[in-house]
RNA sequence: CUCUUAUCAAGAGUGGCAGAGGGACUGGCCCUAUGACGCCCGGCAACCGUUCUAUUUUCUAGAAUUGGUGCUAAAUCCUGCAAAACCAUUAUCGGUUUUGGAAGAUAAGAG
Numbered sequence: 001c002u003c004u005u006a007u008c009a010a011g012a013g014u015g016g017c018a019g020a021g022g023g024a025c026u027g028g029c030c031c032u033a034u035g036a037c038g039c040c041c042g043g044c045a046a047c048c049g050u051u052c053u054a055u056u057u058u059c060u061a062g063a064a065u066u067g068g069u070g071c072u073a074a075a076u077c078c079u080g081c082a083a084a085a086c087c088a089u090u091a092u093c094g095g096u097u098u099u100g101g102a103a104g105a106u107a108a109g110a111g
Base pairs, nucleotide, nucleotide: 001111002110003109004108005107006106007105008104013041015040016039017038021031022030023029025080027078028077042072043071044070047068048067049065050064051063052062053061054060076103081100082099083098084097085096086095087094
């Protein structure tokens, strides 16, 4: 980097360092010198691992967390493509909601 599977409306700081951008991309809309992004510490969670319980193995479920990641503004912040229902219109354009998809993120596995 590519492929497969699963998840993405919950949760998590009045801390330290350091100083200008950041929220993947598009169009929006936001955060930010009352200090963002990043790093450290703390925390959250339970994908993998480990331990325990359900009589033993497998499966499955639950609990814990000293390990590997991850996460810690806003639903993946909303949105991009398609369909359906409804609203509006002479019609087209348009608006709202829902569903599916695309793209993205993370984990585990494979190449």
About this RNA
SAM riboswitch aptamer (S box leader) from Metabacillus harenarius, 111 nucleotides, folded computationally. The sequence is in RNAcentral, with records from Rfam and Ribocentre. Rfam family: SAM riboswitch aptamer (S box leader). Rfam links the family to the GO term regulation of gene expression. Its mean pLDDT, the model's own confidence on a scale to 100, is 82.